[in-house]
Molecule: Bacterial RNase P class A
Organism: Chloroflexota bacterium
RNA sequence: CAAGGAGGCUGGGCGACCGCUGUUUCGUCAAUAGGCGAAAGAGAGGAAAGUCCGAGCUCCACCGGGCAGGAUGCCCGCUAACGGCGGGGCGGGGCAACCCGACGGACAGUGCCACAGAAACAUACCGCCCAGGUGAAUCACUUGGGUAAGGGUGAAAAGGUGCGGUAAGAGCGCACCGCCGCGCUGGUAACAUCGCGGGCUAGGCAAACCCCAUUCGGAGCAAGGCCUAAUAGGGGGAUACGGACGCCCGGUCCCUCCCCGGGAUGGCCGCAAGACCGCGACGGCAACGGCGCGGCUAGAUGGAUGGUCGCCGCCUGCGCAAAGAGCGCAGGACACAGAACUCGGCUUACAGGCUUCCUUGGCAU
Numbered sequence: 001c002a003a004g005g006a007g008g009c010u011g012g013g014c015g016a017c018c019g020c021u022g023u024u025u026c027g028u029c030a031a032u033a034g035g036c037g038a039a040a041g042a043g044a045g046g047a048a049a050g051u052c053c054g055a056g057c058u059c060c061a062c063c064g065g066g067c068a069g070g071a072u073g074c075c076c077g078c079u080a081a082c083g084g085c086g087g088g089g090c091g092g093g094g095c096a097a098c099c100c101g102a103c104g105g106a107c108a109g110u111g112c113c114a115c116a117g118a119a120a121c122a123u124a125c126c127g128c129c130c131a132g133g134u135g136a137a138u139c140a141c142u143u144g145g146g147u148a149a150g151g152g153u154g155a156a157a158a159g160g161u162g163c164g165g166u167a168a169g170a171g172c173g174c175a176c177c178g179c180c181g182c183g184c185u186g187g188u189a190a191c192a193u194c195g196c197g198g199g200c201u202a203g204g205c206a207a208a209c210c211c212c213a214u215u216c217g218g219a220g221c222a223a224g225g226c227c228u229a230a231u232a233g234g235g236g237g238a239u240a241c242g243g244a245c246g247c248c249c250g251g252u253c254c255c256u257c258c259c260c261g262g263g264a265u266g267g268c269c270g271c272a273a274g275a276c277c278g279c280g281a282c283g284g285c286a287a288c289g290g291c292g293c294g295g296c297u298a299g300a301u302g303g304a305u306g307g308u309c310g311c312c313g314c315c316u317g318c319g320c321a322a323a324g325a326g327c328g329c330a331g332g333a334c335a336c337a338g339a340a341c342u343c344g345g346c347u348u349a350c351a352g353g354c355u356u357c358c359u360u361g362g363c364a365u
Base pairs, nucleotide, nucleotide: 001361002360003359004358005357006356007355008354009353010352012312013311014310015309016308017307018306020043021042023040024039025038026037027036028035029034045336049347050346052345053344054343055342056341057220058219059218060217069216070215071214072213073212074088075087076086077085078084089103090101091100092099093098104211105210109209110208111205112204113203125151126150127147128146129145130144131143132142133141134140135139159177160176161175162174163173164172178200179198180197181196182195183194185192186191224269225268226267227266234260235259236258237257238256242254243253244252245251276295277294278293279292280291282289283288313334314332315331316330317329318328319327320326
C1' cells in the first nucleotide's frame, strides 16, 4: 500500500425569537383544595421500534396431580431470570484473522423422498457367472438360477481402499481407515488419545407427525388502589307537624330529616432512586462479581419535547483553478426513527463521520 476479519464511539453545532409539557420559587385571589401571572431551571433513542423471549410489580385462581397446548434440547459457568451472555467440545466453511450450527432419538409407529432411474427400501435395466434346451459351434437364441464387483440414473442406491478368495461375486476372509461396544489415561464435564473386542445390525428427512427429557397456572399499568359533588336503587336511625290503615292508644307504611353505603366520561396514587449510570483498583480467560468515589428534576394521557430565521458543518450540481488543494454561486425532502409502568436481552432499521486490534499478500529499509 492492497484485500479482508473482529469490534468500539458518534450520529449535526451555535445563537435569536415565538410556542408546548412537567418541576421549583415568588406575587396575587381563595378558609383549604386550587386558579391566574412572572421568573428560573428541566424536557426522547441507540435503537424510544418489533412486542419476540425473560423478570420485577399488581390482581385473579390455587390440596395435590394429570390431560391438552407451547417452549427448549452438546458441556461448564454467569445472572433476579432467560429461549440471553461468556468460555469450552464436536461438526462445517475460509490460506488465515475469523465465521456458521434447534448440535436428543430414524430397529416404537406413521408419513415423505421432485426429475431421472429397473428399483428411493427392497428392487436385477445393461453387464458378469453357472446349469438346462435348440442349432455343427468356445458363438447365438431361449428357460431357470446366482451376483450389488463393473456400467447407467440420481442430491442420495446394502461403509471405503487394497490384497486374498470365488463359477462370478459378496466383510466371504485379512490389513488400514470409518462405525458400534467396553476399558485405561487426561479433563469438573461435553469430549479426546490409546488399547481391546464386534464383520458391521440393508438409505435420508424429526425448523414432517411423533417419541424422550426439561420447563411453563392465567391476565396484564385500560394491572390495581384511593378520593369526591349529585342521581337511581339499598341499609340503619329519628320522627315535631301532616297523610293512610273506620275512630282513640300503640304499631306499620308514606312524607320529611340525619347517617352509612353506592358512585364518574372528574381528580390523585401506581409513576420515575433503580437487579440504575460512570470512573478506579481488585478477583475471574471471560460473561460477571463484590468494594471505593462520583452522578442522576422527561413524565404526556385528544397524548408535550415543536416552528421560523441567521451563521457554521455535511451532501449534490455548476463555475474558476494545468491538476490537486481551495474559492464562489445555487439547491437539499441533511440517515433510521419518536418515550407511555419499569428493567435485562434478542431481532430489525440506519446517510455520514471518528477509531482500536488482528490476518494474508506486495514493496521499501